[in-house]
RNA sequence: GGGCGGUUGGCGCAGUUGGUAGCGUAUCAAAUUGACAUUGUGGGGGUCGCUGGUUCGAGUCCAGUACUGCCCA
Numbered sequence: 001g002g003g004c005g006g007u008u009g010g011c012g013c014a015g016u017u018g019g020u021a022g023c024g025u026a027u028c029a030a031a032u033u034g035a036c037a038u039u040g041u042g043g044g045g046g047u048c049g050c051u052g053g054u055u056c057g058a059g060u061c062c063a064g065u066a067c068u069g070c071c072c073a
Stems, first nucleotide, its partner, number of pairs: 001072007010025004019056001027043003031039001049065005
């Protein structure tokens, strides 16, 4: 330098055919217990790596760019 992939709550991941972001875990609250743990319930926390574009509407499509993994040279 070239090719392919990844980037989404604290962490691990999902998100189909564009329609306004969810699951697990963690965390907080109260319930349960003599207490702890477990279990079930409820709450908070992300606008999707960044910038721009297309569109009525973008995590999703397009362009550029950053970081990172693998392969080739």

Background:
Model confidence (mean pLDDT): 83 of 100. A computed fold for a 73-nucleotide RNA from an uncultured bacterium, annotated as transfer RNA. It matches the Rfam family "tRNA". Rfam describes the family as follows. Transfer RNA (tRNA) molecules are approximately 80 nucleotides in length. Gene Ontology term of the family: triplet codon-amino acid adaptor activity. The sequence was found in a public genome assembly.